This is a predicted structure of a 74-nucleotide RNA (transfer RNA) from a Planctomycetaceae bacterium. It matches the Rfam family "tRNA". By type it is a transfer RNA.
[in-house]
RNA sequence: GGGCGAUUAGCUCAGUUGGCUAGAGCACACGCAUCACACGCGUGGGGUCACAGGUUCGAAUCCUGUAUCGCCCA
Numbered sequence: 001g002g003g004c005g006a007u008u009a010g011c012u013c014a015g016u017u018g019g020c021u022a023g024a025g026c027a028c029a030c031g032c033a034u035c036a037c038a039c040g041c042g043u044g045g046g047g048u049c050a051c052a053g054g055u056u057c058g059a060a061u062c063c064u065g066u067a068u069c070g071c072c073c074a
Base pairs, nucleotide, nucleotide: 001073002072003071004070005069006068007067010026011025012024013023019057028044029043030042031041032040050066051065052064053063054062
């Protein structure tokens, strides 16, 4: 330098043909329960869907570029 893949909550990851208010587990806070703790159950907070631009009535999803990471080739 070239090719392919990935980037979504603090962490690990889903997200179907572009269309309902963007989700799960763990973690965190609170509550229930317990003499108390752990386990368990429930509720809640937490998002620039990497960034910029484009297409569209509508984009996490499609297109282009950039950045970072991984693999391969030179």

Overview
Lineage of the source: Bacteria > Pseudomonadati > Planctomycetota > Planctomycetales > Planctomycetaceae. It was read from a public genome assembly. Model confidence (mean pLDDT): 80 of 100.